[in-house]
Context: one part of a larger RNA
RNA sequence: AGCAAUCGGUGGAUGCCUUGGCUCUGGAAGCCUAUGAAGGACGUGAUAGACUGCGAUAAGCCCCGUGUAGUUGUCUGUAAACGUUUAUGCGGGGAUCUCCGAAUGAGGAAACUUGUGUGGUGUUAACCACAUAUCCAUGGAUGAAUACAUAGUCCAUGGAAGACAACCGGGUGAAGUGAAACAUCUCAGUAACCCGAGGAAAAGAAACCGGUAUAACCGGAAUAUCCUUAGUAGUGGCGAGCGAAAGGGAUAGAGUCUAAACCUGGUGCAUGUCAAGCCUGCAGGCGUUGUGUAUCAGGUGUCGUGGGAAAUGACUUGGCAGUUCUGCAAAACUGUCGUGGAGUUACAAACCUGUGAUAUAGCUGAAUAGUUUGGAAAAUCUAACCAUAGACGGUGAUAGUCCGGUAAGCGAAAUGUCACAGGCUCCAUUGUUAUUCUCCCAAGUAAUACGGGACACGUGAAAUCCUGUAUGAAUCAGCCCAGACCACUGGGUAAGACUAAAUACUCUCCAGAGACCGAUAGUGAACCAGUACCGUGAGGGAAAGGUGAAAAAGAACCCUUGAGAAGGGAGUGAAAAGUACCUGAAACCGUUUGCUU
Numbered sequence: 001a002g003c004a005a006u007c008g009g010u011g012g013a014u015g016c017c018u019u020g021g022c023u024c025u026g027g028a029a030g031c032c033u034a035u036g037a038a039g040g041a042c043g044u045g046a047u048a049g050a051c052u053g054c055g056a057u058a059a060g061c062c063c064c065g066u067g068u069a070g071u072u073g074u075c076u077g078u079a080a081a082c083g084u085u086u087a088u089g090c091g092g093g094g095a096u097c098u099c100c101g102a103a104u105g106a107g108g109a110a111a112c113u114u115g116u117g118u119g120g121u122g123u124u125a126a127c128c129a130c131a132u133a134u135c136c137a138u139g140g141a142u143g144a145a146u147a148c149a150u151a152g153u154c155c156a157u158g159g160a161a162g163a164c165a166a167c168c169g170g171g172u173g174a175a176g177u178g179a180a181a182c183a184u185c186u187c188a189g190u191a192a193c194c195c196g197a198g199g200a201a202a203a204g205a206a207a208c209c210g211g212u213a214u215a216a217c218c219g220g221a222a223u224a225u226c227c228u229u230a231g232u233a234g235u236g237g238c239g240a241g242c243g244a245a246a247g248g249g250a251u252a253g254a255g256u257c258u259a260a261a262c263c264u265g266g267u268g269c270a271u272g273u274c275a276a277g278c279c280u281g282c283a284g285g286c287g288u289u290g291u292g293u294a295u296c297a298g299g300u301g302u303c304g305u306g307g308g309a310a311a312u313g314a315c316u317u318g319g320c321a322g323u324u325c326u327g328c329a330a331a332a333c334u335g336u337c338g339u340g341g342a343g344u345u346a347c348a349a350a351c352c353u354g355u356g357a358u359a360u361a362g363c364u365g366a367a368u369a370g371u372u373u374g375g376a377a378a379a380u381c382u383a384a385c386c387a388u389a390g391a392c393g394g395u396g397a398u399a400g401u402c403c404g405g406u407a408a409g410c411g412a413a414a415u416g417u418c419a420c421a422g423g424c425u426c427c428a429u430u431g432u433u434a435u436u437c438u439c440c441c442a443a444g445u446a447a448u449a450c451g452g453g454a455c456a457c458g459u460g461a462a463a464u465c466c467u468g469u470a471u472g473a474a475u476c477a478g479c480c481c482a483g484a485c486c487a488c489u490g491g492g493u494a495a496g497a498c499u500a501a502a503u504a505c506u507c508u509c510c511a512g513a514g515a516c517c518g519a520u521a522g523u524g525a526a527c528c529a530g531u532a533c534c535g536u537g538a539g540g541g542a543a544a545g546g547u548g549a550a551a552a553a554g555a556a557c558c559c560u561u562g563a564g565a566a567g568g569g570a571g572u573g574a575a576a577a578g579u580a581c582c583u584g585a586a587a588c589c590g591u592u593u594g595c596u597u
Base pairs, nucleotide, nucleotide: 001596002595003594004593005592007590008589009588015582016546017545020517021516022514023513024512025511026510027509028508029506030505032162039100040099041098042055043054044053046078047077050074051073061094062093063092064091065090066089070082071081072080105114106113107112115132116131117130118129119128120127121126134160135159136158137157138156139155140154141153142152167198168196169195170194171193172192178185182237208220209219210218224251225250226249227248228247234242235241255498256497257496258442262299263298264297265296266295267294268293269292270291271290277286278285280329281328282327283326284325304476306441307440308439309438310436311435312434313433314432315431318337319336320335321334322333323332324331338429339428340427341426342425343424351423352422353421354420355419356418357417358416359415360414362410363409364408368383369382370381372379384401385400386390392404393403394402447471448470449469450468451467452466453465454464457483478493479492480491481490482489533540534539554581557569558568559567560566
């Protein structure tokens, strides 16, 4: 020096564990904010620092309820206190709530600086309270060039702003990639960015779908989602690929309101005495009341066996009162009573009360003893009991009967939610029908041409939908569609609007589940982690769990030593497991013994 064995050191694998994660299921909720949010800064305790809580009333103040013997958070200790006159705790409501932050008096390098007005306290130093941003809408005041006016300026009232995980609608819109290269194509209308909204959003009550099927001298019947149709029909450098729909079966179901024609009224403008007009008839009377046009409001009206308006005719129609220049007659309208119906998610729209349920604290809640081993009994053995409860967790090893609970019941002063009922509110109380080529039925629209885009559909035979440019209709004897186009036939009624449910998602809360992980795993984060640290910055981003049943057992005392570290005794403990602490592999470093050289 090597090899082997031995006993150690180092190291932290492995095993076991789980406070934390991951993925789902069901329910709730989808909030918040100028009454100042989200998120922070700085403070706040008897006690340094950090977290948590809170805000100069500062680990807290008040009220109501619940609950019971202890309490002053993590966080031990010490000190000082509180509590059966019910504390601490838990829940509901309220008060306070510094400064920054949309940040809003102005400024600003966030958590700072500094005005103006009014009022107050003080007094001549100062301090306190309130108001004071911008934009939009509505109303008002004032008011230029410029006469009326308008712009502008000012005031009041109301609203907005910011935040927000995913889901949703819209706008803008790639590339890596695939095509085994690449250009049409694909990836993909994806990612990304922007705008906007809601608890869902969007869509939605046919100018629909269906061309031989079960259904053509008809069938279906808004929208959405799922299963299917079907990887079919198609589309496609007919390459790579892309890829329906009708129909069928489910979930859920709900339908409505305007514009116009016509009538009435308000306002502006024009026009108007030969008057016209004042509901109709007769008589009297009035006379800028009229007429036209624009606009606003009310009534009417809303459809495809076309509908409505107007005029004329027919049938039909609760009571009372009033009005329509006056009187009479008739008619219409208004109000009221009665009757009938409806309603707060569309179809008008608020609020209140009661009852019940439910959420946010809680409460009741069965049944076991001994024995043996052991540090410890829940284990063993023996003998019992409960069970609408043998879910789960804890307790010194494995507990239905020890503890918390579990099954099953019970409970709310306060606030919220839902349901029902009532109040309340609204509607109808005249409508139906026939005739009429009198009027209306959504215009820079439909459509056409060109250029694009969307449709599963790449310009194709390319319908349908959207629209940049240019043209540009019709009003029911109309217009659109049925995949070029034409005919026939059939279906529908565009160019206005609203609409619950079935559907999507999960920052968050509650309950539960897992042939999910178990500390190099599972979230980046089981631990004071988006921390330490890195970066000018955007941003990047860790490592780090375990003594023991119990530290009121964390090692008194002795020895070595530097009054050290560390070790040796002693003691504790079931065991040193000794806080560099469960187990304690290997690499690596040594001790001792043997063998070889």
Record summary:
Model confidence (mean pLDDT): 81 of 100. This is a predicted structure of a 597-nucleotide part of an RNA (large-subunit ribosomal RNA, domain I) from a Candidatus Firestoneibacteriota bacterium. It was read from a public genome assembly.